[in-house]
The part of an RNA shown here (large-subunit ribosomal RNA, domain I) has 531 nucleotides and comes from Sediminicola luteus.
The organism belongs to Sediminicola, within Bacteria.
The sequence was found in a public genome assembly.
The prediction has a mean pLDDT of 82.
Its Rfam family is "Bacterial large subunit ribosomal RNA".
Context: one part of a larger RNA
RNA sequence: GGCGUAUGGGGAAUGCCUAGGCUCUCAGAGGCGAUGAAGGACGCGAUAAGCUGCGAAAAGCUGCGGGGAUCGGCACAUACGAUAUGAUCCGCAGGUGUCCGAAUGGGGCAACCCAGCAUGUUGAAGACAUGUUAUCCGAAAGGAGGCGAACCCGGAGAACUGAAACAUCUAAGUACCCGGAGGAGAAGAAAACAAUAGUGAUUCCGCUAGUAGUGGCGAGCGAACGCGGAAGAGCCCAAACCCAAUUUGUUUCGGCAAGUUGGGGGUUGUAGGGCCACGAUAUUCGAUGCGAUAUGAACUGGAACGAGUUGGAAAGCUCGACGAUAGGGGUGACAGUCCCGUACAGGUAAGUAGAAGGAUCGAUAGUGGUACCCUGAGUAGCGCGGGGCACGUGAAACCUUGCGUGAAGCUGCCGGGACCAUCCGGUAAGGCUAAAUACUCCUGAGAGACCGAUAGUGAACCAGUACCGUGAGGGAAAGGUGAAAAGAACCCUGAACAAGGGAGUGAAAGAGAUCCUGAAACCAUACGCCU
Numbered sequence: 001g002g003c004g005u006a007u008g009g010g011g012a013a014u015g016c017c018u019a020g021g022c023u024c025u026c027a028g029a030g031g032c033g034a035u036g037a038a039g040g041a042c043g044c045g046a047u048a049a050g051c052u053g054c055g056a057a058a059a060g061c062u063g064c065g066g067g068g069a070u071c072g073g074c075a076c077a078u079a080c081g082a083u084a085u086g087a088u089c090c091g092c093a094g095g096u097g098u099c100c101g102a103a104u105g106g107g108g109c110a111a112c113c114c115a116g117c118a119u120g121u122u123g124a125a126g127a128c129a130u131g132u133u134a135u136c137c138g139a140a141a142g143g144a145g146g147c148g149a150a151c152c153c154g155g156a157g158a159a160c161u162g163a164a165a166c167a168u169c170u171a172a173g174u175a176c177c178c179g180g181a182g183g184a185g186a187a188g189a190a191a192a193c194a195a196u197a198g199u200g201a202u203u204c205c206g207c208u209a210g211u212a213g214u215g216g217c218g219a220g221c222g223a224a225c226g227c228g229g230a231a232g233a234g235c236c237c238a239a240a241c242c243c244a245a246u247u248u249g250u251u252u253c254g255g256c257a258a259g260u261u262g263g264g265g266g267u268u269g270u271a272g273g274g275c276c277a278c279g280a281u282a283u284u285c286g287a288u289g290c291g292a293u294a295u296g297a298a299c300u301g302g303a304a305c306g307a308g309u310u311g312g313a314a315a316g317c318u319c320g321a322c323g324a325u326a327g328g329g330g331u332g333a334c335a336g337u338c339c340c341g342u343a344c345a346g347g348u349a350a351g352u353a354g355a356a357g358g359a360u361c362g363a364u365a366g367u368g369g370u371a372c373c374c375u376g377a378g379u380a381g382c383g384c385g386g387g388g389c390a391c392g393u394g395a396a397a398c399c400u401u402g403c404g405u406g407a408a409g410c411u412g413c414c415g416g417g418a419c420c421a422u423c424c425g426g427u428a429a430g431g432c433u434a435a436a437u438a439c440u441c442c443u444g445a446g447a448g449a450c451c452g453a454u455a456g457u458g459a460a461c462c463a464g465u466a467c468c469g470u471g472a473g474g475g476a477a478a479g480g481u482g483a484a485a486a487g488a489a490c491c492c493u494g495a496a497c498a499a500g501g502g503a504g505u506g507a508a509a510g511a512g513a514u515c516c517u518g519a520a521a522c523c524a525u526a527c528g529c530c531u
Stems, first nucleotide, its partner, number of pairs: 001530009015516001016480002020451002022448007029440002031147002039100003042055003046078001050074002061094006070082003105114003115133007135144003151182001152180004162169001166216001192199002203230005213221002234432003237376001241264010269410001271375004275369004284363005290357001293353003299346003305320005321337002328340003381405008391417001412427005467474002487515001490502004
């Protein structure tokens, strides 16, 4: 020096555990904000650094309800207190709520500085107290502004990439940015589809179908008709006509005409309405408040076991019982009957829903006739240039529109994939509309052939912390004594409040706080063998 064995040190793998996560299901909620939000700064405790709670009324104040013996949060201890005159605690409703922050009297390097006006102290003040003073919209009343995880609509809109290069194309109308809304949003009651038969608003799902198409016919992109389901709901204006008020023009002062405003009327394609004639006040429905009742917080009741034995400890084992509409968790090892719960039964405040009924307000109709009137204009269409449609300009319809042009008006007009005819479908150029659909920052209940501390959230632990960066931003590590602190009185060594040895506790201290288990690397000691 090597190897082996043993005993230790070191280290923190492994096993077991779970306080935390992850993914869903059902139900709720789907917003908060000038009555000052979200988020913060600074304070508030007998002592108080942090977290939590709260706001100068400051770990809290008031009322009502619950509850029934302890309590002054995490968090021990000391001191001092509270509480059967019912505290702490739980629920509901109030009060208070500094300063910053949309931040809003003006300013500002957020949490700071400085004002005006009114009232009061007050007679006076370069003082103090209370209130008020931003901007935009609106005649006023009043409203807006900011924040928030995804979902939705609109505006604007890439590139990497793919095409094995690359330019049309793709990625993709994606990402990112902006505006807006709601619990959903958008869409929506045919100027729709279809095809000689018919359907009858929209939305979503399964097929149709990777089909028909489209495509440097490359890469790729990619329908519809129709069928089956979910849901189901339809309405209101503009105009004609009538009335009123008012303005203007004109007048032979009797009026007439036009405009504006308001009311009635009216709303569609087998055309409808006005107008004229007839008939009638029916029928049906909606909203609001009342309302039996249901639901609804804290909360209440809630079954059934003993002995022996091993052990530190019984829930284990043995013996004999009982309960179950109840087998979950905890308790010194594995408990239906020990504790807390659960099934089940009950309970009410605010609130929510709301039958019958009646009250108030509102909406809703028929038949015939056809001379005349009305039925959405810089619109439809067309030309040029674009965009959207699965469809890249193509034979390219349809939708949309930046520029230009520009109808008809019901014997009208549009569409049915160039265009024309026949036929068929519809009635544009105004508007509203629940449900089926999308999502989950959040609340409650529950589930898992999900993780178990290098996993699972970045974060099981005082984590978006420590730390890094001028900044935008980046971003950790870190769980486990024991059943119970019983957390080691006392003694000794020692400079010692270090550390250790005894003693003591404990089932165990080889569980001693660097604390369950305690692998390997690595280090040491002893012994054996070899060199």